Predicted 3D model of a 73-nucleotide RNA (transfer RNA) from Candidatus Gottesmanbacteria bacterium RIFCSPLOWO2_01_FULL_39_12b.

């Protein structure tokens, strides 16, 4: 210095063609149990890595940009 691929809730990840942002664990509450575990049922918790554009509308398209990761030199 070129190509390519990822960045979404505390961790790990979905969301395939633009149309209310989900899930498992983890937290916190309530139930069974004399308690613990363990089940069961709820509940918080997300400026979709930054900025901008296109659109009625963007996690998704399209620029720049940070940051990791391969790849070629």
């Nucleotide at each position: 210095g070129g190509g390519c691929c990822c960045g979404u809730a505390g961790c790990u990840c979905a969301u395939c063609u633009g149309g209310u942002a989900g899930a498992g664990c983890g937290u916190c509450c309530c139930g069974c149990u004399c308690g613990c575990a363990g089940c069961g049922g709820g509940a918080a918790g997300g400026u979709g890595g930054a900025g901008a554009g296109u659109u009625c509308g963007a996690g998704u398209c399209u620029c720049u940009u940070c940051g990791g990761g391969u790849c070629c030199a």
Description: Lineage of the source: Bacteria > Bacteria candidate phyla > Candidatus Gottesmaniibacteriota. Model confidence (mean pLDDT): 81 of 100.